The prediction has a mean pLDDT of 82.
Transfer RNA from Bifidobacterium animalis subsp. animalis MCC 0499, 77 nucleotides, folded computationally.
Rfam family: tRNA. Rfam classes the family as a transfer RNA.
The organism belongs to Bifidobacterium animalis subsp. animalis, within Bacteria.
The RNAcentral record of the sequence draws on ENA.

RNA sequence: GCCCUCGUAGCUCAGCGGAUCAGAGCGGACGGUUCCUAUCCGUCAGGUCGCAGGUUCGAAUCCUGUCGAGGGUACGA
Numbered sequence: 001g002c003c004c005u006c007g008u009a010g011c012u013c014a015g016c017g018g019a020u021c022a023g024a025g026c027g028g029a030c031g032g033u034u035c036c037u038a039u040c041c042g043u044c045a046g047g048u049c050g051c052a053g054g055u056u057c058g059a060a061u062c063c064u065g066u067c068g069a070g071g072g073u074a075c076g077a
Base pairs, nucleotide, nucleotide: 001073002072003071004070005069006068007067010026011025012024013023028044029043030042031041032040050066051065052064053063054062
């Protein structure tokens, strides 16, 4: 250099045959339970899906570019 995979909440990930409110677990805040703590239960907050553009009535999802991470490949003389 070329090719492939991945990037979604603070962390680990699901959703990637276009429309269902963007979700789960852990973590956080508050409340309940408890003498207190832990456990357990409930509620809530937290994201414009790496970034930019395009297609579309509609994009996390499709296309292009780009950034980052990982992997593969670079023969012969």